[in-house]
RNA sequence: GGGGCUUUAGCUCAGUGGGAGAGCGUGCGACUGAAGAUCGUACGGUCCCGUGUUCGAUCCACGGAAGCCCCA
Numbered sequence: 001g002g003g004g005c006u007u008u009a010g011c012u013c014a015g016u017g018g019g020a021g022a023g024c025g026u027g028c029g030a031c032u033g034a035a036g037a038u039c040g041u042a043c044g045g046u047c048c049c050g051u052g053u054u055c056g057a058u059c060c061a062c063g064g065a066a067g068c069c070c071c072a
Base pairs, nucleotide, nucleotide: 001071002070003069004068005067006066007065010024011023012022013021018055025043026042027041028040029039030038048064049063050062051061052060
């Protein structure tokens, strides 16, 4: 220098044009003598950034950033 993949909640990840989600975690409650486990409930997001396409973008296009891999 060239190519590919990834970026979504505190962590690990799903979601592929119209509702932003799961598990873990954390708070509270139930249970217990007290914990753990279990159950209920709540919390938590500029969907990496910008511009565009579209009635509408996490999703499509273009540009950029960071990480990983391959080639030179």
Transfer RNA from Coemansia sp. RSA 1843, 72 nucleotides, folded computationally. The source organism's lineage runs through Eukaryota, Opisthokonta, Kickxellomycotina, Kickxellaceae and Coemansia. Its mean pLDDT, the model's own confidence on a scale to 100, is 84. Its Rfam family is "tRNA". From the family's description: Transfer RNA (tRNA) molecules are approximately 80 nucleotides in length. The family's RNA type in Rfam is transfer RNA. Its family is annotated with triplet codon-amino acid adaptor activity in the Gene Ontology. The same sequence occurs in records of 9 taxa.